Annotation:
The prediction has a mean pLDDT of 86. Predicted 3D model of a 354-nucleotide part of an RNA (small-subunit ribosomal RNA, central domain) from a metagenome. The RNAcentral record of the full RNA draws on SILVA. Rfam family: Bacterial small subunit ribosomal RNA.
[in-house]
Context: one part of a larger RNA
RNA sequence: UUGGGCCUAAAGCGUCCGUAGCCGGUUUAAUAAAUUUUUUGUGAAAUUGUUUGGUUUAACUAAACAACGUGCAGAAAAGACUGUUAAACUUGAGACUGGGAGAAGUUAGAAGUAUGUUUGGGGUAGCGGUAAAAUGUUAUAAUUUUAAAUGGACUACCAAUGGUGAAGGCAUCUAACUAGAACAGGUCUGACGGUGAGGGACGAAAGCUAAGGGAGUAAAACGGAUUAGAUAUCCGAGUAGUCUUAGCUGUAAACGCUGCGAGCAAGAUGUUGCGUAUUCUUUGUGAAUAUGCAGUAUCGAAGAGAAGUUGUUAAGCUCGCCGCCUGGGAAGUAUGGUCGCAAGGCUGAAACUU
Numbered sequence: 001u002u003g004g005g006c007c008u009a010a011a012g013c014g015u016c017c018g019u020a021g022c023c024g025g026u027u028u029a030a031u032a033a034a035u036u037u038u039u040u041g042u043g044a045a046a047u048u049g050u051u052u053g054g055u056u057u058a059a060c061u062a063a064a065c066a067a068c069g070u071g072c073a074g075a076a077a078a079g080a081c082u083g084u085u086a087a088a089c090u091u092g093a094g095a096c097u098g099g100g101a102g103a104a105g106u107u108a109g110a111a112g113u114a115u116g117u118u119u120g121g122g123g124u125a126g127c128g129g130u131a132a133a134a135u136g137u138u139a140u141a142a143u144u145u146u147a148a149a150u151g152g153a154c155u156a157c158c159a160a161u162g163g164u165g166a167a168g169g170c171a172u173c174u175a176a177c178u179a180g181a182a183c184a185g186g187u188c189u190g191a192c193g194g195u196g197a198g199g200g201a202c203g204a205a206a207g208c209u210a211a212g213g214g215a216g217u218a219a220a221a222c223g224g225a226u227u228a229g230a231u232a233u234c235c236g237a238g239u240a241g242u243c244u245u246a247g248c249u250g251u252a253a254a255c256g257c258u259g260c261g262a263g264c265a266a267g268a269u270g271u272u273g274c275g276u277a278u279u280c281u282u283u284g285u286g287a288a289u290a291u292g293c294a295g296u297a298u299c300g301a302a303g304a305g306a307a308g309u310u311g312u313u314a315a316g317c318u319c320g321c322c323g324c325c326u327g328g329g330a331a332g333u334a335u336g337g338u339c340g341c342a343a344g345g346c347u348g349a350a351a352c353u354u
Stems, first nucleotide, its partner, number of pairs: 004325003007308002012322001014202004021195003025089007033082001035078008048066007092192001093189003096185003104178007111155002116150007126137002163170002207248006216242002222236003259321006267299014303310002327354003336347004
């Protein structure tokens, strides 16, 4: 609860697609559902107001008239807005064409340094580790050096306030396949759009199932130190995991702690992509300057805000649609439902307390 909010106080679903619903550009004509006006009927009584009467007065009560009753039904009119129907338009949206940009995705192949292991050669007493040590390792020859082999993971420099993707995320090179955005043209369709309850898809890490793989690293468990203790920190060694394939899980400070779309409203400075113009030029997929559009950052007027701050990428001024909040704790608990192999997820109280 006809109210106020959601960056930081409670509150934006992790993200997108999309059903119903809600909302919807410009012009003309028709209609009159809706809307507005007029009018008729009905809209109980009591109650309320005025007047008159009754009880000696009054309260009370009777009658008449008025008011109230915001509605419902019928009739007539209006034609702006909303709706519906018909016709048209191009600015929204989409399609098309063109040359560019990108760690966008999937699959396959190739490469690179480093760590580890193994083998051969050289070589000899320590190596390793720390604040200091010890556990550990080494005369079965280590550490170190050199040559080769093998295996798994990763992708230094470039690297950026950079790029790209709906988000999660994405970084060696090459190829194939696939998707999206920006710019330019203004050829085509002609409102085809916005949001989106339910629903669907995607969704880091960890975890689970099955089969592989296992270099480095490393929860757990173990040993050595530290310490009063040390279930930690530090050191040694180390299994799941980390990697691949096929499934499941569906959560994160999934953050810009800021839902999506549209319009309006000062600027300044970088940077990325595309276009235009001028100048330079080693003539190239070149450079500089100015400028248009789209992104991404910094500063900032007005405004907003409790302030911090924000500020054309709004948290400004407005509109449409969805989600969510209502003191703290109990509690994201219990119960029921539902999903999951499980772990658990989603939905989600109350008593009581303060």